[in-house]
Context: one part of a larger RNA
RNA sequence: GAACGCGCUUCGGCACGGACGCUGGCGUAAUGGUCGCAAACGACCCGUCUUGAAACACGGACCAAGGAGUCUAACAUCUACGCGAGUGUUCGGGUGUCAAACCCGUACGCGCAGUGAAAGCGAACGGAGGUGGGAGCCCCCCCGGGGCGCACCAUCGACCGAUCCUGAUGUCUUCGGAUGGAUUUGAGUAAGAGCGUAGCUGUGGGGACCCGAAAGAUGGUGAACUAUGCCUGAAUAGGGCGAAGCCAGAGGAAACUCUGGUGGAGGCUCGCAGCGGUUCUGACGUGCAAAUCGAUCGUCAAAUUUGGGUAUAGGGGGCGAAAGACUAAUCGAACCAUCUGGUAGCUGGUUCCCUCCGAAAUUUCCCUUAGGAUAGCUGCGAUCGAUUGUCAAUUUUAUCAGGUAAAGCGAAUGAUUAGAGGUUCCGGGAGCGUAAUGCUCUCGGCCUAUUCUCAAACUUUAAAUGGGUAAGAACUCGGGGUUGCUUAAUUGAACCCUGCGGUUGAAUGACGGUCGCUAGUGGGCCACACCGGGUAAGCUGGUUUGGCGAUGCGGGAUGAUCCGAACGUGGAGAUAAAGUGCCAAAGUGCUCGCUCACCUAGAUCCCACAAAAGGUGUUGGUUCAUAUAGACAGCAGGACGGUGGCCACGGAAGUCGGAAUCCGCUAAGGAGUGUGUAACAACUCACCUGCCGAAUGAACUAGCCCUGAAAAUGGAUGGCGCUGAAGCGGGCCACUUAUACUCCACCACUGGCGCAAGUGUUUGGUGCCAGUGAGUAGGAGGGCGUGAAGGUUGUUGUGCAGCUCGUGGCGUGAGCCAGAGUGAAACGGCCUUUAGUGCAGAUCUUGGU
Numbered sequence: 001g002a003a004c005g006c007g008c009u010u011c012g013g014c015a016c017g018g019a020c021g022c023u024g025g026c027g028u029a030a031u032g033g034u035c036g037c038a039a040a041c042g043a044c045c046c047g048u049c050u051u052g053a054a055a056c057a058c059g060g061a062c063c064a065a066g067g068a069g070u071c072u073a074a075c076a077u078c079u080a081c082g083c084g085a086g087u088g089u090u091c092g093g094g095u096g097u098c099a100a101a102c103c104c105g106u107a108c109g110c111g112c113a114g115u116g117a118a119a120g121c122g123a124a125c126g127g128a129g130g131u132g133g134g135a136g137c138c139c140c141c142c143c144g145g146g147g148c149g150c151a152c153c154a155u156c157g158a159c160c161g162a163u164c165c166u167g168a169u170g171u172c173u174u175c176g177g178a179u180g181g182a183u184u185u186g187a188g189u190a191a192g193a194g195c196g197u198a199g200c201u202g203u204g205g206g207g208a209c210c211c212g213a214a215a216g217a218u219g220g221u222g223a224a225c226u227a228u229g230c231c232u233g234a235a236u237a238g239g240g241c242g243a244a245g246c247c248a249g250a251g252g253a254a255a256c257u258c259u260g261g262u263g264g265a266g267g268c269u270c271g272c273a274g275c276g277g278u279u280c281u282g283a284c285g286u287g288c289a290a291a292u293c294g295a296u297c298g299u300c301a302a303a304u305u306u307g308g309g310u311a312u313a314g315g316g317g318g319c320g321a322a323a324g325a326c327u328a329a330u331c332g333a334a335c336c337a338u339c340u341g342g343u344a345g346c347u348g349g350u351u352c353c354c355u356c357c358g359a360a361a362u363u364u365c366c367c368u369u370a371g372g373a374u375a376g377c378u379g380c381g382a383u384c385g386a387u388u389g390u391c392a393a394u395u396u397u398a399u400c401a402g403g404u405a406a407a408g409c410g411a412a413u414g415a416u417u418a419g420a421g422g423u424u425c426c427g428g429g430a431g432c433g434u435a436a437u438g439c440u441c442u443c444g445g446c447c448u449a450u451u452c453u454c455a456a457a458c459u460u461u462a463a464a465u466g467g468g469u470a471a472g473a474a475c476u477c478g479g480g481g482u483u484g485c486u487u488a489a490u491u492g493a494a495c496c497c498u499g500c501g502g503u504u505g506a507a508u509g510a511c512g513g514u515c516g517c518u519a520g521u522g523g524g525c526c527a528c529a530c531c532g533g534g535u536a537a538g539c540u541g542g543u544u545u546g547g548c549g550a551u552g553c554g555g556g557a558u559g560a561u562c563c564g565a566a567c568g569u570g571g572a573g574a575u576a577a578a579g580u581g582c583c584a585a586a587g588u589g590c591u592c593g594c595u596c597a598c599c600u601a602g603a604u605c606c607c608a609c610a611a612a613a614g615g616u617g618u619u620g621g622u623u624c625a626u627a628u629a630g631a632c633a634g635c636a637g638g639a640c641g642g643u644g645g646c647c648a649c650g651g652a653a654g655u656c657g658g659a660a661u662c663c664g665c666u667a668a669g670g671a672g673u674g675u676g677u678a679a680c681a682a683c684u685c686a687c688c689u690g691c692c693g694a695a696u697g698a699a700c701u702a703g704c705c706c707u708g709a710a711a712a713u714g715g716a717u718g719g720c721g722c723u724g725a726a727g728c729g730g731g732c733c734a735c736u737u738a739u740a741c742u743c744c745a746c747c748a749c750u751g752g753c754g755c756a757a758g759u760g761u762u763u764g765g766u767g768c769c770a771g772u773g774a775g776u777a778g779g780a781g782g783g784c785g786u787g788a789a790g791g792u793u794g795u796u797g798u799g800c801a802g803c804u805c806g807u808g809g810c811g812u813g814a815g816c817c818a819g820a821g822u823g824a825a826a827c828g829g830c831c832u833u834u835a836g837u838g839c840a841g842a843u844c845u846u847g848g849u
Stems, first nucleotide, its partner, number of pairs: 004017002007014002045060004061849006069350001071206002074203003078199006086110003091105004114121002129156005136148005158189002160186003163182003170175001209349002212346001216339006227312009238270003241266001245262007274299003279295002282293002315331001317327002352783006362375001364373003376521002379517007390510003394507002396471005406461001407459002413455003418450001420448003425445008477499007485492001524548004529543005553564003568746006578736003581720003587733001589732006602722001613707003617704010634691005640664003646658002670685001674683002747773009757762001784838001786835010802822004807818004
């Protein structure tokens, strides 16, 4: 000790609380600043295309320097300035202090008139119109009323041209075109608004933001490699086989044949050199080498190998024992230069900060589907009206349209189950009958009344939700007028003029309307619900709404889309969803039930699965039985006679089998439920009784639990672990914490109300109040930094710039200022102008590590 809050008051004020304001004290090895280390908690790698990236998608080792929306002429909107029915000097001339500045001139551009294909014609009822809205101005009797009403908007009329009609005065014919019209038409008129300059933004043309093709064209250079021809040279061990011809011998009448030699032919053979290059798919594979080395292999006297010379290239050409081979490490069309910065609807990249707003993945069209244009959605600017006016994804009231859901089928259409009744009629069959349009019976049709079940393209009926319109002044009521429409009619209808009255004519909420320019987008994806396709899909196609995209925060262990909730900075309080044994903040909280799981009990939306079927596990429920006239279970007793019933059988006596299944006595006892015998027997059961003394049996149902339940590295209720739970199902209380909510302080923006200075205008100063604050593509505003130019003002050898720093300060930030050291000569601030102006990315370029 302001404003403010609270209390008192004699309304003067007083007391208390009390600012980041003012001031005093304390404090400097600190409660400050900065750096390093350690730990706890949170935290996946940037850029990019994408519905979606931490991705097993691509680029990226590190550093420095360079590196991408520019300039130009044109057009469009807007803004500023000058002049204005004009405007524009720099073309030319004059003058001049001679490249400036100043002055002048005609042409020419745009504008001042349009319309029509054109010939042509050509904008006033001589009051530049009427009505409604309208900023504003003026007047009054100032609540309010009246008058004049710009721009502009809506509407009606007039004028000019075109088009279609009309067709007068005229007139040798041809023609002419007055006048009056039309629901036809114009980029027109209706007391001009333009021209020039500058700037932002946008658009198309130019290399057009930068880098990048495969191609195309023009002119040249190449056959030192290699392909082929020609000319002229050179080169090619040693063996084998042994053609013709010849000789000798033998045989034969002869032709001739045979045998032994000699001989040395051959695109013959083995093989060295040479030439080649098969296999090891060997070595090597930053090599010896941009094709080599080793062993092996092919050929090796000719279509052989090779030197030199020469020829073939108008490369769409050559040459080719033909492989699209070769044509200088290049060949399904060489190399060099140029057109050329070729084009790319495609890929990649595209450089400082803060503040405000903020999308689209849809419509229509396109040789359109990786792209454009168009509308939509966005931003900025302008303008008008307000808080009795206007507006709305709302409600209410009134009213209208509809045919989905449902329902219906003893209603129509179509489908469809079952019996019942009927009969003249129709069809099939049977009996009687010679036969019958005879009788009786039967199956089906048909008819009648019922019954069962259905429909996107069935419907009488018919929602919910949703949609349209209205809830007034442009109104209500009355009077009058015009008209070629209408009527029998001054009747009506439409329009116009005028008078009285009056302005909340539902609720709720809120600031709305109009115009100009305009970016990005035009791959979408997910969820509840509803439809179409599909066996299904993390599949495909739609609709409404909400999300993600473009978005973080708390929860779901983990996570684009689920639940909660959307975000300036700091603090306090109290919550949502979800949680509260420990990890891990908060309950080993209270209370009532259920559950035991030896193949791994269970444990929280989306969601990370399990089914049919079963269980005398356990807990509830429903129904039907039995039971003090004593049930059920247990123990015990009886369980008989006619009769070994009849048939059948080798046998069959209750019990292989078949058909029947009575009677008596009884408390009960089947012509027999099983064991058993060859057949009997014997035992047992049903049934009855005694003991006992209170509940018992069956079927179904649904909670938890169990079975059903098998997969490859070891493994996941998130982990540990948990059993009167820390599991499952209810109830209650308390607690934990989000950037959501409340409060306080501060920052920014938007809006509102004041004040100051001044002749005047107020984006800007200053005081108070309220609301708001997410953001990709994108838009707008305001700033920071760099080079250069002009102006102005400064620093600097008493040390500039630059560089370094474990030194400080200011600003939300880009950044700026100071200090210390180094350094040794230049460099800043402010105003204005200008631009080759800001790097992390481009398999970027160059250099370095």

The part of an RNA shown here (large-subunit ribosomal RNA, domain II) has 849 nucleotides and comes from Aspergillus mulundensis. RNAcentral holds the full RNA, with entries from ENA and SILVA. Its Rfam family is "Eukaryotic large subunit ribosomal RNA". For this family Rfam cites "Crystal structure of the ribosome at 5.5 A resolution" (Yusupov et al., Science, 2001). Clan: LSU clan. Gene Ontology terms of the family: ribosome and structural constituent of ribosome. Rfam 15.1 lists 107,465 matches to the family in 2,616 species. The prediction has a mean pLDDT of 81.